A computed fold for a 155-nucleotide RNA from Verticiella sediminum, annotated as FMN riboswitch aptamer (RFN element). The model forms 100% of the base pairs in the Rfam consensus. The sequence is in RNAcentral, with records from Rfam. The organism belongs to Verticiella, within Bacteria. Its mean pLDDT, the model's own confidence on a scale to 100, is 75.
């Protein structure tokens, strides 16, 4: 230092103000919010150096993946059934990946930005509610990308 395998810690933010109305933190105006990993230059930082080079750092909600949520496939239990099935619940499945997702102008170098700067825009599971929800309650003291630490083996 690496691969692996074992513990252990951690890992999500936001409705404030106004109108309508019988009833909205849900609909209308204005607000507010950004999981994790990877990707940069013209920024930093330290060597070596001729404008440069190399390492390292920082670094995106809409660039490239993942992740949890519905759904899907699988079974198990109860329930209904006109015996095909069908609905409800618990639980397995990530090489099922279907909902499934959003960005564009203009600027900055000798060129080269989807990531910086500056503008305008857009996006956000499922259930539930006296009224439609990214910001309320709920599964969830769950789960989980992953971080970080300790240990063991092999190299």
């Nucleotide at each position: 230092g690496u691969a692996c395998g074992u513990c252990u810690u951690c890992a999500g933010g936001g409705c404030g103000g106004g109108g309508u109305g019988a009833a909205a933190g849900u609909c209308c105006c204005c607000a507010c919010c950004g999981g994790c990993g990877g990707u940069g230059g013209u920024c930093c930082a330290u060597g070596c150096a001729u404008u440069g080079c190399a390492u390292g750092g920082c670094a995106a909600g809409c660039c490239c993946g993942c992740g949890a949520g519905c759904g899907c496939c699988c079974g198990c239990a109860c329930c209904g059934g006109c015996c095909a099935c069908g609905g409800u619940g618990c639980g397995g499945g990530g090489u099922c990946a279907g909902c499934a997702g959003a960005u564009c102008u203009g600027g900055u170098a000798g060129c080269c930005a989807a990531g910086c700067c500056a503008g305008a825009g857009c996006c956000g599971a499922c259930g539930g509610u006296c009224a439609u929800a990214g910001u309320c309650c709920g599964g969830a003291u769950g789960a989980g990308a992953g971080a970080a630490g300790a240990u063991g083996u092999g190299c």